[in-house]
RNA sequence: UCCGAGGUAGCUCAGUGGUAGAGCAGUUGACUGUUAAUCAAUUGGUCGUGGGUUCGAGCCCCACCCUCGGAG
Repeated sequence: UCCGAGGUAGCUCAGUGGUAGAGCAGUUGACUGUUAAUCAAUUGGUCGUGGGUUCGAGCCCCACCCUCGGAG
């Protein structure tokens, strides 16, 4: 330099162009001699950045940034 895969909650990851979700973690409560476990409720997102297409974009297009793999 070229090709490919990826970037979404604190972490691991889902997400048919139509109001962004799960598990774990966090918080609060219940349970009890106490802790743990368990159960219930609940907080948390500029969807890597900037543009474009569209009535509408996490999703499609363009450029760029970062990570991983491959080629030279």
This is a predicted structure of a 72-nucleotide RNA (transfer RNA) from a Candidatus Uhrbacteria bacterium. Its mean pLDDT, the model's own confidence on a scale to 100, is 82. Its Rfam family is "tRNA". The family's RNA type in Rfam is transfer RNA. Rfam's curators write: Transfer RNA (tRNA) molecules are approximately 80 nucleotides in length.